[in-house]
Context: one part of a larger RNA
RNA sequence: AGCAUUUAGUGGAUGCCUUGGCAAUCAGAGGCGAAGAAGGACGUGAUACACUGCGAAAAGCUACGGGGAGCUGUGAAUAGGCAUUGAUCCGUGGAUAUCCGAAUGGGGAAACCCGGCCAUUUAUGGUCACUUUCACACGAAUACAUAGUGUAGAAAGAGCGAACGCAGGGAACUGAAACAUCUAAGUACCUGCAGGAAAGGAAAUCAACCGAGACUCCGAAAGUAGUGGCGAGCGAAAUCGGACCAGCCGAUGGAUUGAUUAAUAAGAACUGGAACUACAUGGAAAGGUAGACGACAAAGGGUGAUAGUCCCGUACAGGUAGAAAGUUGAUUAAUUCUUGAGUAGGGCGGAGCACGAGGAAUUCUGUCUGAAAAUGGGGAGACCACUCUCCAAGGCUAAGUACUACUGAUUGACCGAUAGUGAACAAGUACCGUGAGGGAAAGGUGAAAAGCACCCCUAUAAGGGGAGUGAAAGAGAACCUGAAACUGAAUGCUU
Numbered sequence: 001a002g003c004a005u006u007u008a009g010u011g012g013a014u015g016c017c018u019u020g021g022c023a024a025u026c027a028g029a030g031g032c033g034a035a036g037a038a039g040g041a042c043g044u045g046a047u048a049c050a051c052u053g054c055g056a057a058a059a060g061c062u063a064c065g066g067g068g069a070g071c072u073g074u075g076a077a078u079a080g081g082c083a084u085u086g087a088u089c090c091g092u093g094g095a096u097a098u099c100c101g102a103a104u105g106g107g108g109a110a111a112c113c114c115g116g117c118c119a120u121u122u123a124u125g126g127u128c129a130c131u132u133u134c135a136c137a138c139g140a141a142u143a144c145a146u147a148g149u150g151u152a153g154a155a156a157g158a159g160c161g162a163a164c165g166c167a168g169g170g171a172a173c174u175g176a177a178a179c180a181u182c183u184a185a186g187u188a189c190c191u192g193c194a195g196g197a198a199a200g201g202a203a204a205u206c207a208a209c210c211g212a213g214a215c216u217c218c219g220a221a222a223g224u225a226g227u228g229g230c231g232a233g234c235g236a237a238a239u240c241g242g243a244c245c246a247g248c249c250g251a252u253g254g255a256u257u258g259a260u261u262a263a264u265a266a267g268a269a270c271u272g273g274a275a276c277u278a279c280a281u282g283g284a285a286a287g288g289u290a291g292a293c294g295a296c297a298a299a300g301g302g303u304g305a306u307a308g309u310c311c312c313g314u315a316c317a318g319g320u321a322g323a324a325a326g327u328u329g330a331u332u333a334a335u336u337c338u339u340g341a342g343u344a345g346g347g348c349g350g351a352g353c354a355c356g357a358g359g360a361a362u363u364c365u366g367u368c369u370g371a372a373a374a375u376g377g378g379g380a381g382a383c384c385a386c387u388c389u390c391c392a393a394g395g396c397u398a399a400g401u402a403c404u405a406c407u408g409a410u411u412g413a414c415c416g417a418u419a420g421u422g423a424a425c426a427a428g429u430a431c432c433g434u435g436a437g438g439g440a441a442a443g444g445u446g447a448a449a450a451g452c453a454c455c456c457c458u459a460u461a462a463g464g465g466g467a468g469u470g471a472a473a474g475a476g477a478a479c480c481u482g483a484a485a486c487u488g489a490a491u492g493c494u495u
Stems, first nucleotide, its partner, number of pairs: 001494009015480001016444002020415002022412007029404002031160002039100003042055003046078002049075003061094006070082003105114003115128006130157005135151004164195001165193005175182001179229001205212002216243005226234002247396003253337012270318003276291004292309002300312003345369007355381001376391005431438002451479001454466004
């Protein structure tokens, strides 16, 4: 030095676990905001920090209800306190609620600076943005008026929010094996507006000479008929089967919104809630053995190993205030609707219809035009006739349908710490970037801290040896298990 064995270290794989995730189902809720939101800044404790809560009345104040022995949030302890004269805690109301933020007195480099007016207890309180509508007052050219102006009069709006919706705009990569019509796609994205859904909606609709009878959604019709550099592709409808069904409005009325009133279901915290013992093993019994019991309760979780009968629960039963909200009915008020002309149709240019100008109907309209009046008018895919069918140019309308930021319950041949969310931990944190933005790692002592009193070595260390705790310390906090790479020591063999 090599090889082998043993032993110790290093390291953190594996196994087991789960506080966290993921995906669904069924319900609820579907909004919050000038009565100042969402989101923050700064504070707030006997107390460094972080989280949580709260707001100068600051881990809280108050009323009522519940509850019944401990409490003073978490990491995490100590002190000092509170509590059967009922605390902590839970529910429902109320009060307080700094500063920024739509942010709204003016300004501003957010959480800051600077004001006016009024009031008073003199260091505080109130108020002052803009727009629209209404009210009142004033009030031109210009007589009445109108425009306009003012108001320390009233009301509303503004901003935020995951997806779903409607509307206004609207790509490109890509495909066509290139590319220009076409496609991707009216998609992504931007903007506006709204609701718990939205949109649509009671035939100037279809159909075919038979008839149907608003709209929406699903299945079929059907990848059919068509359309298409007839390429790539795009792609219906009638009709049938289902879901759900609902119709109304021109003044004794309908619809919407508000108010009043009556009825009514559901509904908070919470309460009751059956039934097991012994023996042996063991640190510990819920496992074993033996004999019992309850069940409208064998869902689940916990307890020193695997518990129907130990604990929390579960089935079941009970309770539930005031107010708000929901539904239904009645009354009442306000607003709106009243038979539809610059409309239908036509020319030109576009768009949309499955339909790319095509023989191109039907729908919308930028522009130019422009009817009829129920003895009338629209449609039936150029157009004409006949026939059939309907009545535009006014309005409202639940359900079936879409979605899930949020709440509750439940489920999983979903994950189990390099997985599952980026995040099981002070995670959108630390850290990086001027910024937009990017973005981690990091779980496990033990049943219980019983977390090693005391002694010894040492530097009043680190680390270790005794002693003690514990079932175990080869569970000692760098803590369950503890693989491999890698490192040391001892022994054997070889050189």